[in-house]
RNA sequence: GGGCUGUUAGCUCAGUUGGUAGAGCGCCGCAUUCGCAUUGCGGAGAUCGCCGGUCCAAUUCCGGCACAGUCCA
Numbered sequence: 001g002g003g004c005u006g007u008u009a010g011c012u013c014a015g016u017u018g019g020u021a022g023a024g025c026g027c028c029g030c031a032u033u034c035g036c037a038u039u040g041c042g043g044a045g046a047u048c049g050c051c052g053g054u055c056c057a058a059u060u061c062c063g064g065c066a067c068a069g070u071c072c073a
Stems, first nucleotide, its partner, number of pairs: 001072007010025004019056001027043005049065005
């Protein structure tokens, strides 16, 4: 320098053909317990890496950039 993959909640990851995003763990509250843990119920938490483009509408499609991983030189 070039190819490919990835970037979504605090962490690990889903999200199948474009229609305002979920799970597990973690966190908070309630119930259960003498108390803790476990278990059950409920809740908070994400401008979907950044900048543009297409579209009525973009996490999703297109372009550029940044970062990480991997391969080639």
This is a predicted structure of a 73-nucleotide RNA (transfer RNA) from a Candidatus Moraniibacteriota bacterium.
Model confidence (mean pLDDT): 83 of 100.
RNAcentral holds the sequence, with entries from ENA.
Lineage of the source: Bacteria > Bacteria candidate phyla > Candidatus Moraniibacteriota.